[in-house]
c-di-GMP-I riboswitch aptamer from a Nitrospirota bacterium, 83 nucleotides, folded computationally. Lineage of the source: Bacteria > Pseudomonadati > Nitrospirota. The RNAcentral record of the sequence draws on Ribocentre.
RNA sequence: CUUCCAUCAGGGCAAACUACCGGCGACGGUAGGACGCAAAGCACCGGAUCUUCCCGCACCGCGAAGACAGCCGGGCCGCCGAG
Repeated sequence: CUUCCAUCAGGGCAAACUACCGGCGACGGUAGGACGCAAAGCACCGGAUCUUCCCGCACCGCGAAGACAGCCGGGCCGCCGAG
């Protein structure tokens, strides 16, 4: 230094739900709240899933546009330190 990942220490994040705000919506933000997480840090590269105001089409819908990173894979950065 790299990979995997015990232990120790310092800690970190924050599901559901609730309130307020934004959005047509999926959902997002803030505050409370903890189900959990060794990347539950960052970012849509590929998929999966979800949404549908506008637009297009061959109109049970499909595309397109969007949402989602705590769905999966891949990418980037990162704390401790036995092996």